A computed fold for a 71-nucleotide RNA from Sarsia tubulosa, annotated as transfer RNA.
Taxonomically the source falls in Sarsia (Eukaryota, Opisthokonta, Anthoathecata, Corynidae).
RNAcentral holds the sequence, with entries from ENA.
The prediction has a mean pLDDT of 84.
């Protein structure tokens, strides 16, 4: 200085343009004398801002951050 990748719930990691999924954690209830383990529910997220489309986490542009290589 220039390419390339990415940003999703407390962590992590999914989703072909049709309305966000699991796993751990957390909370409450069950089970136990009790705790842990198990079983069962519940909260809780698309980096910001415009564009396109009947509809955007997805596709397009900006900006902000990271993480790589080049210089």
């Nucleotide at each position: 200085u220039g390419u390339a990748a990415g940003a999703u719930a407390g962590a992590c990691u999914a989703a072909u343009g049709g309305u966000a999924a699991g796993u751990c954690a957390u909370u409450a209830g069950g089970c136990u004398c009790a705790u842990a383990a198990c079983c069962u529910a519940a909260u809780a997220a698309u980096a910001a801002g415009a564009g396109u489309u009947c509809g955007a986490u997805u596709c397009u542009c900006u900006u902000u951050c990271u993480u790589a290589c080049u210089u």